[in-house]
RNA sequence: AAGCGUUCUCAGGGCGGGGUGGAAUUCCCCACCGGCGGUGAUGGGCCUCGUGUCCUCAGCCCGCGAGCGCCUGCCCUCGGGCAGGGUCAGCAGAUCCGGUGCAACUCCGGGGCCGACGGUCACAGUCCGGAUGAAAGAGACCGCGU
Repeated sequence: AAGCGUUCUCAGGGCGGGGUGGAAUUCCCCACCGGCGGUGAUGGGCCUCGUGUCCUCAGCCCGCGAGCGCCUGCCCUCGGGCAGGGUCAGCAGAUCCGGUGCAACUCCGGGGCCGACGGUCACAGUCCGGAUGAAAGAGACCGCGU
């Protein structure tokens, strides 16, 4: 120091202004937000100045997560409720143009687009709820280990 395992901790942001209306943070105009891992030509620090090292770098490139759905079991007032399941098929979104350059869907400039389920006096990425939950994963300690 690779890898494996126990335990613990952590692990999501955002409606401000105006319009219509009896009623909208849900519609319309403007605004606001961007989980985790990877990739990466960003930006920066350090030194031994190198094929060095550390931090940082994509909502829409690749993949993952919760949620819906599906499957299984139990209950049941037959409409659902509860529990379990990810080698569970499906939903699970969305990017172009120009510039630089050997090289960019990642940089720079510009335009565009996307966002589970249930609730609601009216249709929700931003309000309320499941959720003081779960979890992609991140970290710490200890053990195994070559």
The prediction has a mean pLDDT of 78.
The RNA shown here (FMN riboswitch aptamer (RFN element)) has 146 nucleotides and comes from Roseateles depolymerans.
Taxonomically the source falls in Roseateles (Bacteria, Pseudomonadati, Pseudomonadota, Betaproteobacteria).